[in-house]
RNA sequence: UUUGCGAGUCAGGCAGUCGCGGACAUCACCAGGAGGUGAUGCUUCGAGGAAAGUCCGGACACCACAGGGCAUGGCGGUGGGUAACGCCCACCCGGGGAAACCCGCGGGAAAGUGCCACAGAGAACAGACCGCCGAUGGCGCGCCCACACGUGAGGCGCGCACAGGCAAGGGUGAAACGGUGCGGUAAGAGCGCACCGGCGCCGCGGUGACGCAGGCGCGCAAGGCAAACCCCGCCAGGUGCAAGGCCAAGCAGGACCUCCGACCCAGCCCGGCGAGGUCCAGGUGGGCCGCAGAGAUGGAUGGCUGCCCCCGACAGAAUCCGGCUUACCGACUCGCUAAGGAA
Numbered sequence: 001u002u003u004g005c006g007a008g009u010c011a012g013g014c015a016g017u018c019g020c021g022g023a024c025a026u027c028a029c030c031a032g033g034a035g036g037u038g039a040u041g042c043u044u045c046g047a048g049g050a051a052a053g054u055c056c057g058g059a060c061a062c063c064a065c066a067g068g069g070c071a072u073g074g075c076g077g078u079g080g081g082u083a084a085c086g087c088c089c090a091c092c093c094g095g096g097g098a099a100a101c102c103c104g105c106g107g108g109a110a111a112g113u114g115c116c117a118c119a120g121a122g123a124a125c126a127g128a129c130c131g132c133c134g135a136u137g138g139c140g141c142g143c144c145c146a147c148a149c150g151u152g153a154g155g156c157g158c159g160c161a162c163a164g165g166c167a168a169g170g171g172u173g174a175a176a177c178g179g180u181g182c183g184g185u186a187a188g189a190g191c192g193c194a195c196c197g198g199c200g201c202c203g204c205g206g207u208g209a210c211g212c213a214g215g216c217g218c219g220c221a222a223g224g225c226a227a228a229c230c231c232c233g234c235c236a237g238g239u240g241c242a243a244g245g246c247c248a249a250g251c252a253g254g255a256c257c258u259c260c261g262a263c264c265c266a267g268c269c270c271g272g273c274g275a276g277g278u279c280c281a282g283g284u285g286g287g288c289c290g291c292a293g294a295g296a297u298g299g300a301u302g303g304c305u306g307c308c309c310c311c312g313a314c315a316g317a318a319u320c321c322g323g324c325u326u327a328c329c330g331a332c333u334c335g336c337u338a339a340g341g342a343a
Stems, first nucleotide, its partner, number of pairs: 001339002004336007012308007020046004024041007048314001052325002055323005060240004072236005077091005092106001093104004107231002112229002114225003129170002131166003136163002138160007145152003178196006197220001198218005203212003244289004253280007264272002309312001
């Protein structure tokens, strides 16, 4: 310098001016009240990294709730972090890359059930289409041998591929019941052996998932799918700020149930003109809080002018917070990989 990888920052800037919403202060006003409105100001604050999707987790609020079990749903390598999580960090295992690094809804398939399309002979205690063999048996021919001379108790050889043997090779498939070599055989085959792989136990290392040119054993049994049922472990009550609470004004009370644990009266007890709930009737249909260092409910966050630049993407709060996911013109910073070059 080029190349790729990872992490992060910014999201036109500055000035002037006009406006919008909130806070605070002052003044004035409205309402019967809780409360509210307007004007003014050298005052002050006013969208985002995603405010989005509303997908997870919590806070908060109300309702429900003795304990245990069942059902249903969610989560799922290991160790940490956290209020919590399906999030984050580190690591393990598997896959990809030359590397930096990236990807994985990653418990259990030797508990049981189920499924494995198409192709293929055969798809799970498999199978024989092509192929190889035909040792053994069968059939045919020839020779030997025997004699009763055209027959065969037998022997040898050749042929056929009928019985049968094999699973090495070809072929099908996402997947075909370990791989390579030597021996072996009629041909073959873990059939035997060597090495590699696999499984089990032990040992060693690691908190652990797990790892190991370590030891012993086993010819190898145990294909895949659990985003199929299922099994194991862990978690989970419901609703959602229109939650919910307080106050003002007004009205008319009644029926039934529960409880003296809490609230009111009381030092304690008894207790009630007490408290709570459901329903009917009556009244009202107003205000405030919840609500935030932006913050409403007629819902603010904008317009214009000037200068500069690389000419500006995706997009705008609605109870709050932690995440994830999705959208996005570009600019910059740091660390790392590989290749080349210079000193």
Molecule: Bacterial RNase P class A
Organism: Solirubrobacterales bacterium